The prediction has a mean pLDDT of 82. The RNA shown here (Lysine riboswitch aptamer) has 169 nucleotides and comes from Tepiditoga spiralis. The organism belongs to Tepiditoga, within Bacteria.

C1' cells in the first nucleotide's frame, strides 16, 4: 500500500416507524332503568365446559328516560431507521361465584419470522363498512450481487462513510 476480518461513531430508505396527550364521529336511539299488555315452565349468575347458587327474577310489543369502556383520532409534543410487527415460553392481572380451555393487557426471554409502503382474498380481534395482526398474491420504493435495453436473484446480523485495529504482501 490495502480487497477480506473486527469494533466505534455517523448516516439513508418515506403515505417511514413507535409511545403520550388530544377536539370530533362511532358505538347508539344499542345496553339499562320505568310504567302498561301479551306469553312461558322455563330462566338468571359466564365465549365454552364442570360445580355451585337465586327463584318467576325470563321472552315479545307499545310509551317515556337514556349510557359507558375498549377500538379511530383534526391536531400537537416526544423518541427512533430491527425504527418496529408476529410467533414460542413462563409470570401477573381481567374477564366470573369457584375450577378449567379460549380470549384480552402487561412485562422478561429467544438473532425463531417480516427490508418498506400499499392494493386484494381469506382467517382472528372488535358493535362495525372503521381500524389492527397474520397467511397468500399483485403494485410501487430502498439496498446490494449477477447481468447489462430489459431483467434476474438474496436479505437488515443488511447497506452507505470516516476512523482504529490486526492480519496478508
Nucleotide at each position: 500500500u490495502c480487497a477480506a476480518c473486527a469494533a466505534a461513531c455517523g448516516g439513508a430508505g418515506g403515505u417511514g416507524c413507535a409511545a403520550c396527550c388530544a377536539a370530533a364521529a362511532u358505538u347508539a336511539g344499542u345496553a339499562a332503568c320505568u310504567c302498561a299488555u301479551u306469553u312461558a315452565u322455563c330462566g338468571c349468575c359466564u365465549g365454552g365446559g364442570u360445580a355451585g347458587g337465586c327463584u318467576u327474577g325470563g321472552a315479545a310489543u307499545g310509551a317515556g328516560u337514556g349510557a359507558a369502556a375498549g377500538g379511530u383520532g383534526c391536531g400537537g409534543u416526544u423518541g427512533c431507521c430491527g425504527a418496529a410487527g408476529g410467533a414460542a415460553u413462563u409470570a401477573a392481572a381481567g374477564c366470573u361465584u369457584a375450577c378449567c380451555c379460549a380470549c384480552u393487557u402487561u412485562a422478561a426471554u429467544u438473532a425463531c419470522c417480516u427490508g418498506g409502503u400499499u392494493g386484494u382474498a381469506u382467517g382472528g380481534g372488535a358493535a362495525a363498512u372503521a381500524c389492527u395482526c397474520a397467511u397468500a398474491u399483485g403494485a410501487c420504493u430502498g439496498u446490494c450481487g449477477c447481468a447489462u435495453a430489459u431483467g434476474c436473484g438474496g436479505a437488515g446480523a443488511g447497506c452507505c462513510g470516516u476512523u482504529u485495529g490486526a492480519a496478508a504482501u
Rfam family: Lysine riboswitch aptamer. Gene Ontology term of the family: lysine biosynthetic process. The sequence is in RNAcentral, with records from Rfam.